[in-house]
RNA sequence: GCGCCCGUAGCUCAGCCUGGAUAGAGCAACAGCCUUCUAAGCUGUGGGUCGUGCGUUCGAAUCGCACCGGGCGCA
Numbered sequence: 001g002c003g004c005c006c007g008u009a010g011c012u013c014a015g016c017c018u019g020g021a022u023a024g025a026g027c028a029a030c031a032g033c034c035u036u037c038u039a040a041g042c043u044g045u046g047g048g049u050c051g052u053g054c055g056u057u058c059g060a061a062u063c064g065c066a067c068c069g070g071g072c073g074c075a
Stems, first nucleotide, its partner, number of pairs: 001074007010027004020058001029045005051067005
C1' cells in the first nucleotide's frame, strides 16, 4: 500500500443482508419484597449522539462515500 472482518447500555452480544413508528436481551448497578443479617429468589427502576462526519431518502443502527480505532491476511 491492497483486501476482509469488527466498533450498538458499565460488560458480553442480537438487530444490519430485506430502511419504517418508543433500539432490545443476558449479566452488572440501584430500589423494594423476602430473611435476625447476608447470599439466593421474586418485582421494579435508571442507563444509548448505534465509532465520527457528509450524503441518499418522507424516514437511516440498517444504504453510499470519506475518516478514526481494533484484528487478520497479502505485498
Transfer RNA from a Gemmatimonadales bacterium, 75 nucleotides, folded computationally. Rfam family: tRNA. Rfam describes the family as follows. Transfer RNA (tRNA) molecules are approximately 80 nucleotides in length. It is annotated as a transfer RNA. RNAcentral holds the sequence, with entries from ENA. Taxonomically the source falls in Gemmatimonadales (Bacteria, Pseudomonadati, Gemmatimonadota, Gemmatimonadia). Model confidence (mean pLDDT): 81 of 100.